About this RNA
A computed fold for a 73-nucleotide RNA from an Elusimicrobiota bacterium, annotated as transfer RNA. Rfam family: tRNA. By type it is a transfer RNA. RNAcentral holds the sequence, with entries from ENA.
């Protein structure tokens, strides 16, 4: 320096053609319990990496650029 893939909730990860964003662990309140596990109900939590452009509408599509992996040189 050149290519590829990634960046979404605390953690790990979906999200098939663009149309108000999800799950599993984990956090909280609860029921059950001898019991703060364990199981079962609810519920909280995300400017979707960051700035443009395209569109009526963008996590999705197109430039840029940060930062991680790998690959060639």
């Nucleotide at each position: 320096g050149g290519g590829u893939g990634g960046a979404u909730a605390g953690c790990u990860c979906a999200g098939u053609c663009g149309g108000u964003a999800g799950a599993g662990c984990g956090c909280c309140a609860u029921g059950c319990u001898g019991a703060u596990a364990a199981c079962g109900u609810g519920g909280a939590g995300g400017u979707c990496c960051a700035g443009g452009g395209u569109u009526c509408g963008a996590u999705u599509c197109c430039c840029u650029g940060u930062c991680c992996a790998c690959c060639c040189a």